[in-house]
């Protein structure tokens, strides 16, 4: 530097749940808690999922319905960036 993740040592991150917060919501944040993870680090570029506040249609006594991201998800996948320790 290039592969790899068999052992093995410092570590690390933390799923569902709970609580408290922020959010129209999805979701996020903190504590706690660990089902898992060798990139479970970053980072919406393409695909996918989630939600629809507005906003467009519809409908309309009154409730509503459908569409849409410029709102998220990197613990969906595939591409980019970085990076510990161990083998070879």
């Nucleotide at each position: 530097a290039g592969u790899u993740g068999a052992u093995a040592a410092a570590g690390g991150c933390a799923a569902a749940c709970u609580a408290u917060c922020c959010u129209a919501a999805a979701g996020g944040a903190u504590a706690g808690g660990a089902c898992g993870c060798a990139a479970a680090g970053c980072a919406a570029u393409g695909g996918g999922u989630c939600u629809a506040a507005g906003g467009c249609a519809c409908a309309u006594c009154a409730a509503g319905u459908g569409c849409u991201a410029u709102g998220a998800c990197a613990g969906c996948c595939a591409g980019g960036c970085u990076g510990c320790c161990g083998g070879c």